[in-house]
The RNA shown here (c-di-GMP-I-GGC riboswitch aptamer) has 86 nucleotides and comes from a bacterium. It was read from a public genome assembly, where an Rfam model found it.
């Protein structure tokens, strides 16, 4: 150190509900737990989601676009609790 128990302690909290915030993905904060050994934390690469603004176009509708947004989608960078078995 790798690893990760039908171990002990600690701890997050899917989907759904209410309130709220946003143009909208989404988020907050209670309630709830599918479920997680980094499901801690950074949008740094990828990859998803939105399109108010902008731009275009066959113009009152469609397309592109992130400067918005997901770390519980993969990495990657970072810090951390336990100690069987190997």
């Nucleotide at each position: 150190a790798a690893c990760g128990a039908u171990a002990a302690a600690a701890g997050c909290a899917a989907a759904u509900c209410a309130a709220g915030a946003g143009a909208a993905a989404u988020c907050u904060u209670g309630a709830g737990a599918c479920g997680c050994a980094a499901a801690g934390c950074u949008a740094u690469g990828g990859a998803u989601c939105u399109a108010a603004g902008g731009a275009g176009u066959u113009u009152u509708a469609c397309u592109c676009u992130a400067c918005g947004a997901u770390u519980g989608c993969c990495a990657a960078g970072u810090u951390g609790c336990c100690g069987a078995a190997u």